Notes:
Transfer RNA from an uncultured Clostridia bacterium, 73 nucleotides, folded computationally. The prediction has a mean pLDDT of 81.
RNA sequence: GCUCCCAUAGCUCAGUCGGUAGAGCACUUGCGUGGUAAGCAAGAGGUCGCGAGUUCGAUUCUCGCUGAGAGCU
Numbered sequence: 001g002c003u004c005c006c007a008u009a010g011c012u013c014a015g016u017c018g019g020u021a022g023a024g025c026a027c028u029u030g031c032g033u034g035g036u037a038a039g040c041a042a043g044a045g046g047u048c049g050c051g052a053g054u055u056c057g058a059u060u061c062u063c064g065c066u067g068a069g070a071g072c073u
C1' cells in the first nucleotide's frame, strides 16, 4: 500500500432481503428472610462508532472517515 471482517444497553451478543431495537448477566425498587444470598415481580438504561448520500422512511443499502482484528505484498 491492497483485500476481508467487526463497531448495537455497563459487559457478552442477537436482530430485520428498509417501517420508530431485543436477550443473558450486571444495576434500581418491591416481595421474601431473624439477617444476607438464591428465588419471584416490576423498572431504568441505547441519537445502533462518526459524517454524508439514496429513500416517504436507514441500525439495515451506497460512499468517506475513525478505531479493533485477520490476510497478502
Base pairs, nucleotide, nucleotide: 001072002071003070004069006067007066010025011024012023013022019056027043028042029041030040031039049065050064051063052062053061

The sequence was found in a public genome assembly. It matches the Rfam family "tRNA". Rfam describes the family as follows. Transfer RNA (tRNA) molecules are approximately 80 nucleotides in length. Rfam classes the family as a transfer RNA.